[in-house]
RNA sequence: AGGGGGUUGGUUGAUUCAUGGCCGCUCGUAUCGGUAACGCGGGGGCAACCCUGGCGACGAGAGGCGGACGGGUGAGGAACGCUUGGGAAUCUGCCUAUCAGCGGGGGACAACACGGGGAAACUCGUGCUAAUACCGCAUACGCUCUACGGAGGAUAGCCGGGGACCGCUAGGCCUGGCACUGAUAGAUGAGCCCAAGCCGGAUUAGCUAGUUGGCGGGGUAACGGCCCACCAAGGGGUGGGAUCCGUAGCUGGUCUGAGAGGACGAUCAGCCACACUGGGACUGAGACACGGCCCAGACUCCUACGGAAGGCAGCAGUGUCGAAUAUUGGACAAUGUGGGAAACGCUGAUCCAGCGACGCCGCGUGGCUGAAGAAGGCCUGCGGUUUGUAAAGCCCUUUCGGUAGGGACGAAAGCUCUCGACCUAACACGUCGGGAGGUUGACUUAACCUACAAAAGAAGCACCGGCUAAGUCUGGGCCGGCAGCCGCGCUAAUACUAGAGCGUGCGAGUCUUGAUCGGAACUACUGACCGUAAAGCACAAGCUGUCUGCUUGGUAUGUCGGGCGUGCAAUCAUCGGGCUCAGCCUGGGAACUGCAUCCGACACUGCCAUGCUCGAGUAUGUGAGAGGUAUGUGACAUUUCGCGUCCGUACGCGUUGGGAUGCGUCAGAUACUGGAGGAAGGCCGGUGGCGAAGGCGGCCAUCUGGUGCUGAACUGACACUGAGGCGCGAAAGCGUGGGGAGCAAACAGGAUUAGAUACCCUGGUAGUCCACGCCCUAAACGGUGGGUACUAGGUGUAGGGCUCGUAAGGGUUCUGUGCCGAAGGGAAACCAUUAAGUACCCCGCCUGGGAAGUACGGCCGCAAGGUUGAAACUCAAAGGAAUUGACGGGGGCCCGCACAAGCGGUGGAGCAUGUGGUUUAAUUCGACGCAACGCGAAGAACCUUACCUGGGUUUGACAUGUAGGUGGUAGAGAUAUGAAAGUUGACCGACCCGUAGCAAUACGGGAGCCUAUGCAGGUGCUGCAUGGCUGUCGUCAGCUCGGGCCGUGAGGUGUUGGGUUAAGUCCCGCAACGAGCGCAACCCCUAUCCUCUGUUACCUCGCAAGAGGGUCUCUGAGGAAACUGCCGGCGAUGAGCUGGAGGAAGGUGGGGAUGACGUCAAGUCAUCAUGGCCCUUAUAUCCAGGGCUACACACGUGCUACAAUGGCUUCUACAGAGGGUAGCAAGACCGUGAGGUGGAGCCAAUCCCUAAAAGAAGUCGUAGUUGGGAUCGGAGUCUGCAACUAGACUCCGUGAACCUGGAAUCGCUAGUAAUCGCGGAUCAGCACGCCGCGGUGAAUACGUUCCCGGGCCUUGUACACACCGCCCGUCACACCACGAAAGCCUGUUGUACCCGAAACUGGUGCGCUAACCCGCAAGGGAGGCAGCCAGCUAAAGGGUUUUUCCCA
Repeated sequence: AGGGGGUUGGUUGAUUCAUGGCCGCUCGUAUCGGUAACGCGGGGGCAACCCUGGCGACGAGAGGCGGACGGGUGAGGAACGCUUGGGAAUCUGCCUAUCAGCGGGGGACAACACGGGGAAACUCGUGCUAAUACCGCAUACGCUCUACGGAGGAUAGCCGGGGACCGCUAGGCCUGGCACUGAUAGAUGAGCCCAAGCCGGAUUAGCUAGUUGGCGGGGUAACGGCCCACCAAGGGGUGGGAUCCGUAGCUGGUCUGAGAGGACGAUCAGCCACACUGGGACUGAGACACGGCCCAGACUCCUACGGAAGGCAGCAGUGUCGAAUAUUGGACAAUGUGGGAAACGCUGAUCCAGCGACGCCGCGUGGCUGAAGAAGGCCUGCGGUUUGUAAAGCCCUUUCGGUAGGGACGAAAGCUCUCGACCUAACACGUCGGGAGGUUGACUUAACCUACAAAAGAAGCACCGGCUAAGUCUGGGCCGGCAGCCGCGCUAAUACUAGAGCGUGCGAGUCUUGAUCGGAACUACUGACCGUAAAGCACAAGCUGUCUGCUUGGUAUGUCGGGCGUGCAAUCAUCGGGCUCAGCCUGGGAACUGCAUCCGACACUGCCAUGCUCGAGUAUGUGAGAGGUAUGUGACAUUUCGCGUCCGUACGCGUUGGGAUGCGUCAGAUACUGGAGGAAGGCCGGUGGCGAAGGCGGCCAUCUGGUGCUGAACUGACACUGAGGCGCGAAAGCGUGGGGAGCAAACAGGAUUAGAUACCCUGGUAGUCCACGCCCUAAACGGUGGGUACUAGGUGUAGGGCUCGUAAGGGUUCUGUGCCGAAGGGAAACCAUUAAGUACCCCGCCUGGGAAGUACGGCCGCAAGGUUGAAACUCAAAGGAAUUGACGGGGGCCCGCACAAGCGGUGGAGCAUGUGGUUUAAUUCGACGCAACGCGAAGAACCUUACCUGGGUUUGACAUGUAGGUGGUAGAGAUAUGAAAGUUGACCGACCCGUAGCAAUACGGGAGCCUAUGCAGGUGCUGCAUGGCUGUCGUCAGCUCGGGCCGUGAGGUGUUGGGUUAAGUCCCGCAACGAGCGCAACCCCUAUCCUCUGUUACCUCGCAAGAGGGUCUCUGAGGAAACUGCCGGCGAUGAGCUGGAGGAAGGUGGGGAUGACGUCAAGUCAUCAUGGCCCUUAUAUCCAGGGCUACACACGUGCUACAAUGGCUUCUACAGAGGGUAGCAAGACCGUGAGGUGGAGCCAAUCCCUAAAAGAAGUCGUAGUUGGGAUCGGAGUCUGCAACUAGACUCCGUGAACCUGGAAUCGCUAGUAAUCGCGGAUCAGCACGCCGCGGUGAAUACGUUCCCGGGCCUUGUACACACCGCCCGUCACACCACGAAAGCCUGUUGUACCCGAAACUGGUGCGCUAACCCGCAAGGGAGGCAGCCAGCUAAAGGGUUUUUCCCA
């Protein structure tokens, strides 16, 4: 959420089941005795009513058939259960065919009646009775048994019809049909056996006593240890998997997949199993029986407590369980089963309907037109876009739904009648075939058709970051949330939520969750791998197994071809047909890839046989070798002991980075000499040799294995690999016994260190050595299993052969061992005839990381431990190779005031200034390692000013638009008040343009002002939203590009290399060739010269004013000059370096400007600009006062000093660069002075600031001073509305710290440092700061080890936010998962045993007993039954012992 069709629907609890009813009953003119109910007929009776089985029918009963089918479910079962294909020792009701029979008797039991017991269920006794019920007899075949002589064995009738004949009048008899009996055959169904196939676990490897076989029995429908007695000791399994454990109904098929496969086994079909749980038999053709029986158990119901009943896994329905699954419907009309002769009755089988979008199919929810591109919404860059022909409007249609009317198919039979044929004596009956007649529909209020009315009643769900089709706005702000993977969200989210509006997909559905296959070649048969990613056993020999050279013949296992049988149907696919299509249904063939069997073929494979020699081996010849075993033996060295001698005496030896512990006066050390003992094997010695690997090294001899080469001989495929098993197997370790020199775990001491259970030192025990026995592991590595063959070479080396050569040496060949390389391979690095190439054979092994080579179990071991070897849980990676960077207490080369060498400082003092902190009403804000801190600020008393307090204003201090208003308007502004701002508003009082007018003036407009409204304003936030600008690495020499080449690619090359440079500067080389941004140069200043210019400069004259001049200084224009150009040496003859000449200057002459690609989310929203957010009678704006100037303290940057290279006094010479009209100001006068008065000159090469200071002389005499000049007192000057908070300067007085500065740290390489003064910007005033200028004017650099920073190459890397990285372990707390665990409890399996119901078999059968036999009878017999006993099977259940597995 609108119709319809055809499917399908308790997947969980084989869980409990109320109720209904239903699901199994049928046969009555066709087996029988009958009559409880209903109806008819008949009889009686006036009637009510009674009688009557005569009829229709029929409860209950006897009998027959069927209840073994149909329907349900999937618990169990890993099995002959299923599937495929075969087989022999069997049965089979009904059905078909054939043969034969159907004779004659008998006795009962139900129903019923009467009586009894019981609550009930039910039951007992007595009596009557029929049959197609039961029992004998006769007969009997092609039946059964047999000792082969023989013996045994059956039945039932019923119905229809009928001539002759008979009759007791029922009928016999004949005939037809049905039924029955015996037998044979078939069909159908069933039972049994076999070959194969059918899940996981080996942490289940041994299992089995009826077990395997035999003989003889029993039993069965039938074979068989199926069962029993006896005998024998077998049988199965060993990786082709027994046994055990777990799981599971199997199949046709279904889903998926290209296929091979994988997963599944709903609906439909076949088989199996089960029917509350367990056991058992009975009946029967068939059962060990879903709606039968018996027993036991659990549960439920009834009960009078003694007993009794039940079984939905049939259809519906109910409870419970669960995520989850329907109606207590209709009908036997069709199809079908069973019963019946049939009619017919029954049938939750079945056919239909109902419910559910559960899935599938089809239809509709309207169609055409319609631009004013409506309104509204959304977005917006404000122009517009979009929703959108969408809507409205106009025209049209009516499927579906609604109402009304009509209306099929599914139905043909059976039945009755009739015709023909058959049967027969028969024109009866009956059967078969044909014809005629009437009748039968649950569905059905249906399919389908027609009419009517109106677009009228009919659209949702998910999604929009990428994968993946489709994005915008608002909101919220790492919160709340999303998420399949990657990942979104920390104030501009296409990813969240909500809303909006748009879009995309699908559509009566949509989305989600779970599951299966696919993609996934991540289990690899098709079709993967194992040097480094996971993965080659440590190694060898070798049994089973796999695999195997050449030749011929045979065979026919595999293989190939053909035939035959089978492979149910359905399904899938295909060709048709039927529903309007489709889904669906249906016909045909095909297919079912298989199995079995027969025939054929013989290349390959297998098997049998024959031969061969090249694989393999044997023997002969000849080699090399640390191959092994075991016995001897020698030299050097260490240690130790002994004697003596020499030297020598505690500042010793020894040891180390330096030391200490240690040794040493009991005689060290050194040297010589003698002895002892153990271990190890120098030189040779070598990517040399040998061995399977581990491994093997003095010499001699013993025994012994393997192997190379050569020729010819022999065997004749004997070969390769190799699960399990077996052997060997470094070091360490273990056991027993030896041995013990050196070395040396543990241990001790000393150092180092924050610590140092280490590295270093001094000692030192196991051990190392030998013998015997264990252990069995290593980065046991070439990280590369073994074998065979093939596929370019080059160059070494070891051992042989052949050959050339006098020799030296060379050529060639086989075997081993290395390096470099082609093809090829490889993810790459790399491998490459010793493959990681190309192929074949065999073995081992791997399948994400961690947990973990751990736990449990097994095996081995004396132990240590080894071997085999998981899971829970957890992560989204772990890993390989390579690339670019970055980093390294890695390497190489190089540079820089980086160190070193020097000079002067800072850090200590006082003061100045900035910062932190603190304080404050406020001490506005920013800047924070270098690269913040005399920074923004080139100058805070007001202003500035952003801060605080207080007082004011609100379209506003400032801009602009629109509308309206306004002439005493704008403006100006006395007065009053006030701290000011402001408020008040006397007097005065305009302007511009146009029109009219002579003009006054009038009218209109502008400007201005007022009001209103848009808006102004913000130094409010975000520098992590930004632009611009700037700092820094760094004036370091780097950073890139184009096409080319190399690489799968990231990338590389170029840019590396050899030289050289300040330089990626240049040269050379080179798969590189070029180019760009940087470097350098071009620009400016400066140093020399020339030319020109010539006032105010310069020169000359002059006292001066001034005059003259064009040499010089200078001025400022242009030019010259420097380029390794020249010479020598070095160097590749190059680039260049070095020395020299000349020159004012020499190798970028000196200085400046100039800052590559980029880094630091560096700094700045407070210069400016700007997105977003925020304030709008305030975060805006105006004003007064205050603050930014505070002060215990800490830091940075400076000034002045601490003094004699100096202070003070006096005297005196020489600059440069600047500034000056609201200005600089001379001379003169006044003042101690700051300064004042005054004002010549100057808009400046003219005048002024302007005096330069260092210098010279004198004095002071090492002192807190004549050093120093802070602080404080007093008096002043200047600027300025105003110097209290809070200016500078002057004079007088005062006279602090400080006597050269700890750790540490800064600057500087020449006109530099140091030192001296001068100017300027800002500025009313205020400079120790900043920016400039000149004067005087040094010292040192051996050098690159170290510190810091940087560049290039290379190397390692587990780093990439890039070492301020990454990352390990313990501990503390909390939580999760898994394991172990004494002990205890439950379930389960097996074995043994005990108790044990029903049932079966056997025995017995004193009790009971109709048929048959004997008997006249009574009675007896045979047979049977109950009961009892035993045996067997032997449950379920209970109990005992032990065991397996599991759970908690």
Small-subunit ribosomal RNA from an uncultured soil bacterium, 1448 nucleotides, folded computationally. The prediction has a mean pLDDT of 80. It matches the Rfam family "Bacterial small subunit ribosomal RNA". Rfam links the family to the GO terms structural constituent of ribosome and ribosome. RNAcentral holds the sequence, with entries from ENA.